[in-house]
Context: one part of a larger RNA
RNA sequence: CUGGGCGUAAAGCGUGCGCAGGUGGUUCGUUAAGCGCGAUGUGAAAUCCCCGGGCUCAACCUGGGAAUUGCAUUGCGAACUGGCGAACUAGAGUACGGGAGAGGGGGGUGGAAUUCCACGUGUAGCAGUGAAAUGCGUAGAGAUGUGGAGGAACACCGAUGGCGAAGGCAGCCCCCUGGCCUGCUACUGACACUCAUGCACGAAAGCGUGGGGAGCAAACAGGAUUAGAUACCCUGGUAGUCCACGCCCUAAACGAUGUCUACUAGUUGUUGGGCUUUUCGGAGCUUAGUAACGCAGCUAACGCGUGAAGUAGACCGCCUGGGGAGUACGGUCGCAAGAUUAAAACUC
Numbered sequence: 001c002u003g004g005g006c007g008u009a010a011a012g013c014g015u016g017c018g019c020a021g022g023u024g025g026u027u028c029g030u031u032a033a034g035c036g037c038g039a040u041g042u043g044a045a046a047u048c049c050c051c052g053g054g055c056u057c058a059a060c061c062u063g064g065g066a067a068u069u070g071c072a073u074u075g076c077g078a079a080c081u082g083g084c085g086a087a088c089u090a091g092a093g094u095a096c097g098g099g100a101g102a103g104g105g106g107g108g109u110g111g112a113a114u115u116c117c118a119c120g121u122g123u124a125g126c127a128g129u130g131a132a133a134u135g136c137g138u139a140g141a142g143a144u145g146u147g148g149a150g151g152a153a154c155a156c157c158g159a160u161g162g163c164g165a166a167g168g169c170a171g172c173c174c175c176c177u178g179g180c181c182u183g184c185u186a187c188u189g190a191c192a193c194u195c196a197u198g199c200a201c202g203a204a205a206g207c208g209u210g211g212g213g214a215g216c217a218a219a220c221a222g223g224a225u226u227a228g229a230u231a232c233c234c235u236g237g238u239a240g241u242c243c244a245c246g247c248c249c250u251a252a253a254c255g256a257u258g259u260c261u262a263c264u265a266g267u268u269g270u271u272g273g274g275c276u277u278u279u280c281g282g283a284g285c286u287u288a289g290u291a292a293c294g295c296a297g298c299u300a301a302c303g304c305g306u307g308a309a310g311u312a313g314a315c316c317g318c319c320u321g322g323g324g325a326g327u328a329c330g331g332u333c334g335c336a337a338g339a340u341u342a343a344a345a346c347u348c
Stems, first nucleotide, its partner, number of pairs: 004319003007302002012316001014201004021194003025088007033081002035077008049065006091191001092188004096183004103177007110154001115149007125136002162169002206247006215241002220236004258315006266293012297304002321348003330341004
């Protein structure tokens, strides 16, 4: 390379956008690059193969043929692919009317709770645990009442619910803004799909500068436990968690399942639309999601099963025994931490 694979055995890039590239709807005409058929030239000889001949046979030598699956020129063909021209509307998109939503960014605002502060009432405990102790408290704690400060998160609603490409998104109100669903008509007329490199986004932790700091809490200190206890439990507690700006770019970034399209029994629940019908309770149909089961089929099994892991097509990514190792070296990126790309010796 051919071939085989990627839910769990090795294997889907964390996610999207997208240039090049690959692939591409219906009809007509044309062309003849691909394609098909024929002819001509060439495709050295030897070798291989076939039919003969010569060494007593064979190896070996030798005559003829075939083969040399190729290339070029030329003629013909026009279904298919491509090119060109014309047209179409079923893909894609636009306009218009409705609709749902924690989608994103900014600003404002509300109540509960924790903590702290001040004052009042009040007295000996509080807190904590398996049991304790450290800790707090007669300098008046804890409890309770009133007032205040400040930060963070939004109980109930709340759901197998919704939205988003993914990460993710939740009190309420306002402003700006993206996408989606749906209905009738009109319009554009293949404008499409995928996408190496690239670009953008990307939880948490971490980093830089400046703020903020209630609660929680790595590190750290103390008390316990224990043979020990650099832990689990307890009392404290700093980074951090929060905000702004700039980095980092990783995750069991998971549906461990790439994106797009078509086709292939059904049943039940639920979310958002639409249509028909109605005795106004509802029923039926349709579509976009989201769940549970299940036929065919698939699967090593588990299971998947119109939201496929079924049947096919287009394009990309990735895998090739375990360890060494996602390491070393080198490159690129980063302030650093490190990330990314990525071996070999050796060994089983």